[in-house]
RNA sequence: GGCGGGGUAGAGCAGCGGCAGCUCACCUGGCUCAUACCCAGGAGGUCGUAGGUUCGAGUCCUGCCCCCGCAA
Numbered sequence: 001g002g003c004g005g006g007g008u009a010g011a012g013c014a015g016c017g018g019c020a021g022c023u024c025a026c027c028u029g030g031c032u033c034a035u036a037c038c039c040a041g042g043a044g045g046u047c048g049u050a051g052g053u054u055c056g057a058g059u060c061c062u063g064c065c066c067c068c069g070c071a072a
Base pairs, nucleotide, nucleotide: 002070003069004068005067006066007065010024011023012022013021018055026042027041028040029039030038048064049063050062051061052060
């Protein structure tokens, strides 16, 4: 260099063009003598990056970057 898969919250992952979500973790409150469990609520995202298509892009198209794999 070629081919395939992947990059979305601190971690692990969903999201077949129309509100960006789940679990764990974290914070606050409740419960308890107390901690944990449990219950209620909350914070946290330039969706790898730069363009393009579209009324509208995490999603479709192209370049580039990074990770994993295959062949040689």